[in-house]
RNA sequence: UGAAUAGAGGGUGAUGGAGUUCACCGAAACCGCGUAAUGCUGAUGACUCCUACAGGAAA
Numbered sequence: 001u002g003a004a005u006a007g008a009g010g011g012u013g014a015u016g017g018a019g020u021u022c023a024c025c026g027a028a029a030c031c032g033c034g035u036a037a038u039g040c041u042g043a044u045g046a047c048u049c050c051u052a053c054a055g056g057a058a059a
Base pairs, nucleotide, nucleotide: 010025011024012023013022016050017049018048019047020046021045032040033039
C1' cells in the first nucleotide's frame, strides 16, 4: 500500500413466562383499533401450556 473475512450465534412482532414455528430488522424492525366517545378486542405474529385478570356454574 492492496485484497479478503469478521465485528450479525443478535434484536423485534399492542402488558408476563416457556416450547415449537413463521415473518421482519441491522439502528432499524416495533410502538392495537376507533364513529376519536365516559368507545372496542386481546396476556399468542401463529399453535400449545402455565401465570395474572374478567364472567358464569357446581362442590

This is a predicted structure of a 59-nucleotide RNA (Fluoride riboswitch aptamer (crcB RNA motif)). Of the family's consensus pairs, 100% are formed in the model. The coordinates come from a structure-prediction model, not an experiment, and the mean pLDDT is 75.